[in-house]
């Protein structure tokens, strides 16, 4: 530069529609903060804003709780027709995006003990994929930097300003230095923002999806991550 594809992430076959998460926007809080902001709760709408570099790659086990939309109709209730059919509601059940917990365990960095070897701890991770195996890294951990915001809290530097039987210069006005006070200022340190997705992201496999046959269990949905 050209062509093709996508339109925040994710479930419902997913276009419309809708559930969940996220950000922006609006509102509430005798929550925290000096402030910027942050935390919690609620709401309609919208969805091409979300920085860069370096470094770590281990544990990956055993258990437990909760889940919307959607699917189903044994049970209960209501309506209707006509004597068990149809429709609706509730509840049970199913699937499941996902929200988590206990024990154990873990790479780098951090804290503590120790002469070393090593041990202990906090954060974070694992547990938590479509059953699962492996590789890489990031949207993860750690370190450094950047952009923007705050400064009425703490510390520091500068600034202007007020005071001083202070010091030096001057005849004097005054100037410079020193000390003290507060701030009407700026900056540094400091504080904050830079979304969510890793219940497997990018990949290589494998499993499933498909066809046959459709098991146990179940009224049905399901159950094939049971076997073939």
């Nucleotide at each position: 530069c050209a062509a093709g594809g996508g339109a925040c992430u994710u479930g419902a076959a997913u276009g419309a529609u809708u559930g969940a998460g996220c950000a922006c926007c609006c509102g509430g809080g005798u929550g925290c903060g000096a402030a910027a902001g942050u935390c919690c709760c609620g709401g309609c709408g919208u969805g091409a804003a979300u920085c860069c570099c370096g470094u770590c790659a281990a544990a990956u086990u055993c258990a437990g709780c909760g889940a919307a939309c959607c699917c189903c109709c044994u049970g209960c209730c209501c309506u209707u027709c006509u004597u068990g059919g149809a429709g609706g509601g509730c509840g049970c059940g199913g699937c499941a995006a996902c929200g988590c917990u206990g024990a154990g365990c873990g790479a780098a960095g951090c804290c503590c003990c120790g002469a070393c070897a090593g041990g202990g701890g906090a954060a974070c991770g694992u547990g938590c994929a479509g059953a699962g195996a492996c590789u890489u890294g990031a949207c993860g951990g750690c370190g450094g930097g950047g952009a923007c915001c705050c400064c009425a809290a703490g510390c520091g530097c500068a600034g202007a300003u007020u005071g001083g039987c202070g010091g030096c210069a001057u005849c004097a006005c005054u100037g410079c230095c020193c000390c003290a006070g507060g701030c009407u200022u700026g900056c540094g340190u400091g504080g904050g923002u830079c979304a969510a997705g890793g219940c497997a992201a990018a990949g290589u496999c494998c499993a499933g999806a498909c066809c046959a046959c459709g098991a146990a269990c179940g009224a049905u949905a399901g159950g094939g991550c049971a076997a073939u």
This is a predicted structure of a 228-nucleotide RNA (Group I catalytic intron) from an uncultured Pseudomonadota bacterium. It matches the Rfam family "Group I catalytic intron". From the family's description: Group I catalytic introns are large self-splicing ribozymes. They catalyse their own excision from mRNA, tRNA and rRNA precursors in a wide range of organisms. The core secondary structure consists of 9 paired regions (P1-P9). Rfam links the family to the GO term Group I intron splicing. On this family, see Cech, Annu Rev Biochem 1990: "Self-splicing of group I introns". It was read from a public genome assembly, where an Rfam model found it. The coordinates come from a structure-prediction model, not an experiment, and the mean pLDDT is 76.